Transfer RNA from a bacterium, 73 nucleotides, folded computationally. It matches the Rfam family "tRNA". Its mean pLDDT, the model's own confidence on a scale to 100, is 81.

Parts: sequence; C1' cells; structure tokens
RNA sequence: GCGGGUAUAGCUCAGGGGUUAGAGCGCGUCACUGUGGCUGACGAGGUCGUGGGUUCGAGACCCAUUAUCCGCC
Repeated sequence: GCGGGUAUAGCUCAGGGGUUAGAGCGCGUCACUGUGGCUGACGAGGUCGUGGGUUCGAGACCCAUUAUCCGCC
C1' cells in the first nucleotide's frame, strides 16, 4: 500500500428498515437473614465510534473517516 472483520450500558453480547434499543454479569434500594452470602422484587446507567447520504422512517442500507483485529504484498 491492497482486501476483509469488528465498534450498541461499566464488562460480554443480542437487536428481520417501523411505535419505547434489550439480555446476562456488575452497580443501587428493598424484602429475606443474628451479620454476610444465596434467592426474590424494583431501579439507575446508552448522543448505537465519528461525519455525511438514501428513505415517510436508519442501531440495521450506501459513502467517507477514526480505532482495533486478520490476511496479502
């Protein structure tokens, strides 16, 4: 230099173009318990890497770009 993958909650990851973006773990509160743990209930936490485009409507499609990983030279 060329080609490809990945980027969504603190972490690991889901999410057929359609109403409000979710799960597990973690965190907080409450219940339970002599205390803690376990278990249960409830809750907080997201400019979906960035900038454009397509569309009535984009986390999902297109282009560029950034970071990272893999391959080729």